Predicted 3D model of a 135-nucleotide RNA (c-di-AMP riboswitch aptamer (ydaO/yuaA leader)) from Micromonospora polyrhachis.
It matches the Rfam family "c-di-AMP riboswitch aptamer (ydaO/yuaA leader)". From the family's description: This family represents a conserved RNA structure found upstream of the ydaO and yuaA genes in Bacillus subtilis and related genes in other bacteria.

RNA sequence: GCGAGGCUGCCGCCUAAUCGCCUGACCGGGCGAAUCGGGGAACCGUGUUCGUGGGGUGAAUCCGCAGUAAGCGGUAGGGGCCACUUCCGCCCCGAACCCGUCAGCUAACCCGAUCGGCGGCCGACGGAAGGAAGG
Numbered sequence: 001g002c003g004a005g006g007c008u009g010c011c012g013c014c015u016a017a018u019c020g021c022c023u024g025a026c027c028g029g030g031c032g033a034a035u036c037g038g039g040g041a042a043c044c045g046u047g048u049u050c051g052u053g054g055g056g057u058g059a060a061u062c063c064g065c066a067g068u069a070a071g072c073g074g075u076a077g078g079g080g081c082c083a084c085u086u087c088c089g090c091c092c093c094g095a096a097c098c099c100g101u102c103a104g105c106u107a108a109c110c111c112g113a114u115c116g117g118c119g120g121c122c123g124a125c126g127g128a129a130g131g132a133a134g135g
Stems, first nucleotide, its partner, number of pairs: 009121006018033006034114006044104001053102001054099004062074004077093005084130005
């Protein structure tokens, strides 16, 4: 000097998954706000049962090829490019899990979640248009 890794702090991304308070501290436990999900009338919708059941969270569905499997190509749909919107361009994801024969919508009401996974710490931040805010 270069490279890799660890710890701490800061900045940022996906996700609902953040903020604050109480309990002497930690662990643990509890509460509130905010965000998110599920159940649950009338009306409306749906014939019912048998089943290869049915249903839910999520962007994550579906198609073709090959095939024991793994895989390959695409796709509905979704995310990012460091304040907002639209367009262009570029880079990505397109999984996984849960309920347990049971759930349409659904006011009141009831129940639950607040995890996890990543990138950068430097470069003048991909471009255009518009708006907003501030001065």